[in-house]
Context: one part of a larger RNA
Molecule: small-subunit ribosomal RNA, 3' major domain
Organism: metagenome
RNA sequence: UGACGGGGGCCCGCACAAGCGGUGGAGUAUGUGGUUUAAUUCGAUGCAACGCGAAGAACCUUACCAGGGCUUGACAUGUCGCGAAUCAUGAUGAAAGUUGAGAGUGCCUUCGGGAACGCGAACACAGGUGGUGCAUGGCUGUCGUCAGCUCGUGUCGUGAGAUGUUGGGUUAAGUCCCGCAACGAGCGCAACCCUCGUCCUUAGUUGCCAUCAUUAAGUUGGGAACUCUAGGGAGACUGCCGGUGACAAACCGGAGGAAGGUGGGGAUGACGUCAAGUCAGCAUGCCCCUUACGCCCUGGGCUACGCACGUACUACAAUGGUUGGGACAAAGGGCAGCGACCCCGCAAGGGAAAGCGAAUCUCAUCAAACCCAGCCUCAGUUCAGAUUGCAGGCUGCAACUCGCCUGCAUGAAGGAGGAAUCGCUAGUAAUCGCAGGUCAGCAUACUGCGGUGAAUUCGUUCCCGGGCCUUGUACA
Numbered sequence: 001u002g003a004c005g006g007g008g009g010c011c012c013g014c015a016c017a018a019g020c021g022g023u024g025g026a027g028u029a030u031g032u033g034g035u036u037u038a039a040u041u042c043g044a045u046g047c048a049a050c051g052c053g054a055a056g057a058a059c060c061u062u063a064c065c066a067g068g069g070c071u072u073g074a075c076a077u078g079u080c081g082c083g084a085a086u087c088a089u090g091a092u093g094a095a096a097g098u099u100g101a102g103a104g105u106g107c108c109u110u111c112g113g114g115a116a117c118g119c120g121a122a123c124a125c126a127g128g129u130g131g132u133g134c135a136u137g138g139c140u141g142u143c144g145u146c147a148g149c150u151c152g153u154g155u156c157g158u159g160a161g162a163u164g165u166u167g168g169g170u171u172a173a174g175u176c177c178c179g180c181a182a183c184g185a186g187c188g189c190a191a192c193c194c195u196c197g198u199c200c201u202u203a204g205u206u207g208c209c210a211u212c213a214u215u216a217a218g219u220u221g222g223g224a225a226c227u228c229u230a231g232g233g234a235g236a237c238u239g240c241c242g243g244u245g246a247c248a249a250a251c252c253g254g255a256g257g258a259a260g261g262u263g264g265g266g267a268u269g270a271c272g273u274c275a276a277g278u279c280a281g282c283a284u285g286c287c288c289c290u291u292a293c294g295c296c297c298u299g300g301g302c303u304a305c306g307c308a309c310g311u312a313c314u315a316c317a318a319u320g321g322u323u324g325g326g327a328c329a330a331a332g333g334g335c336a337g338c339g340a341c342c343c344c345g346c347a348a349g350g351g352a353a354a355g356c357g358a359a360u361c362u363c364a365u366c367a368a369a370c371c372c373a374g375c376c377u378c379a380g381u382u383c384a385g386a387u388u389g390c391a392g393g394c395u396g397c398a399a400c401u402c403g404c405c406u407g408c409a410u411g412a413a414g415g416a417g418g419a420a421u422c423g424c425u426a427g428u429a430a431u432c433g434c435a436g437g438u439c440a441g442c443a444u445a446c447u448g449c450g451g452u453g454a455a456u457u458c459g460u461u462c463c464c465g466g467g468c469c470u471u472g473u474a475c476a
Base pairs, nucleotide, nucleotide: 001476002475003473004472005471007470008469009468010467011466012465013464015460016459019424020423021422022421023420026314027313028312029311030310031309032308033307034305035304042053043052064300065299066298067297068296069295070294073125077124078123079121080120081119082118083117086103087102089100090099091098092097107114108113127289128288130287131286132285136283137282138278139277140276141274143272148187149186150185151184152183153182154163155162156161167178168177169176193266194265195264196263198234199233200232201231202230203229204228208223209222212221213220237260240254241253242252243251244250316417320376321375322374323373324372325371326370332363333362334361337356338355342351343350344349383414388409389408390407391406392405393404394403430452431451432450433449434448435447436446
């Protein structure tokens, strides 16, 4: 100087407390451990691995296993030889491939040849998701959006170092003020950026409709007010008033205001820590393989199952279930695409087909919770839906291993979950649906979007994490 303390002081954070809803019990989905297996590819492992890499394993993917094949190779550059390329076709084979028999003769040319492409030969080489993340780059997680981390000059100290950065106030903040052997400065904080909330203005189609006509309908004429769309601007600064304070910084209350003291949300992550994670995104040193640890193909596996754990979904019901009727979103996607109306089917879906590269058409009448009416009356039930049987539909060469959906039948566990444990402070939790990416097909996951919409916070004694000062130390 640090680090540590079941030392002290001060202060924060959904850290506790107050409250609401869960997990832990059930069934299923999914990931992991374990076990099994020819293989169940690999990585991730306290917080910070475990719906993670995977924004989607039937083949492919695919790295794993079995079998069948190849050896200048699936891919790149160079040398030589032959043939244009390409197309259709026979045999064999599970395919990869192996082996035949044909068609075809292009473009440029100085007629030597050349370019693209295919086949063959030999060699330089290719190739490796093989190893090492403890050789690395890059990227990322975490402490933590915590308020810290440093430097120059000066001063003090023999020196390591100290000072500044400590102290008194204050703040979300090393934020600001005052004091001070310090005076300044840098990286962080804040602001500048995006978005939501108010107003003004510009513009008025595909969007809008107050007034005037018109219609089944903003449908049409018309209108430019309103909504909205998307450009520009205004607005919030402790600016104003009162109080407290040290005449400071600031804090408390008030006015005005759409918004008030960082207005809400996002992006933004200092010096560093964990030899944290990643050689399987990519790049890369070294080591290793080279008729194989490379490459192609078929089939299988990654989907196994006595069990254990994590994360979710659905429930256990009456604040509910079911039947009929009625209402209101936002944000997105669409041409190898989205696909209205109409017809067929109980339905999944099928047929036919208009419009739309989309403020126009469509997914999609877009919603669901919600409202109204009827039934159910507390039961393993008209709760719950696992499992299984049968019949179908869709995608796709192909749904056996191993896809999704529909109808009928079947109707399991489940009576609110022990010890323990998680999230959340407001348009939040809880609850309800919708969309998107991935994608041929497949979503209870993920990322977004809106609808309905709470309770509680006395307080900082305690648990956890962190910041500053101080103290002890046989630690570095």